[in-house]
Molecule: transfer RNA
Organism: Succinivibrionaceae bacterium
Order: sequence, then C1' cells, then structure tokens
RNA sequence: GCUGGCAUAGCUCAGUAGGUAGAGCACCUGAUUCGUAACCAGGGGGUCGCAGGUUCGAUUCCUGUUGCCAGCACCA
Repeated sequence: GCUGGCAUAGCUCAGUAGGUAGAGCACCUGAUUCGUAACCAGGGGGUCGCAGGUUCGAUUCCUGUUGCCAGCACCA
C1' cells in the first nucleotide's frame, strides 16, 4: 500500500429482504431477612464509531473517514 471482517446500553452480545432498538449480567427502588447474600417485583440507561448521500422513512442501502483484528504485497 491492497483486500476482508468488526464497531449497537457500564460489560458480553442479539436484531435487520428499510418502518419508530432488545436480552443476559451490572446499576437503582421496593418486598423478604435481626442484618447481608440469594430469590421475587418494578425502574432508569443507547441520536446503533463519525460525516455525508439515497428515501416519506436508514442500525439496516451507497460513499468517505476513524479505531481494532486478520490475510496479502513491499521491505533499500
């Protein structure tokens, strides 16, 4: 330098032939307990890496770009 993959909640990951984003764990509150943990009930939390484009509408399609990973090439 070229090619491919990944980037979604604090963490680990789902999701999608474009239609208004989810799970588990963690966190908060309540119940239970003499108290703690566990269990049970409820709750908060994400403009889906970033910037554009297409569209009535984009996490999803297209382009560019950033980071990480892998392969290939080069290596005086």